[in-house]
């Protein structure tokens, strides 16, 4: 340089053919509980889906460029 694969909550990831308010698991906050802790159970808070156009009534998902990391080939 060509090409391929990722990038979603603070970590790890799901997300089906493009549909209406974007999720789990740990973590953190808080409450039950306890003499305290932990453990368990309940509730919460956290995102402009890597970034910027386009297509579409509708984009996390389609298309184009960039960025970042990883593989491949020269």
């Nucleotide at each position: 340089g060509u090409c391929c694969c990722a990038g979603u909550a603070g970590c790890u990831c799901a997300g089906u053919u493009g549909g209406a308010u974007a999720g789990a698991g740990c973590g953190u906050a808080g409450g039950u509980u306890u003499c305290c802790u932990a453990a368990a159970c309940c509730u919460a808070a956290g995102g402009u889906c890597g970034g910027a156009g386009g297509u579409u009534c509708g984009a996390g998902c389609c298309c184009u460029c960039c960025u970042u990391g990883g593989g491949a080939c020269g």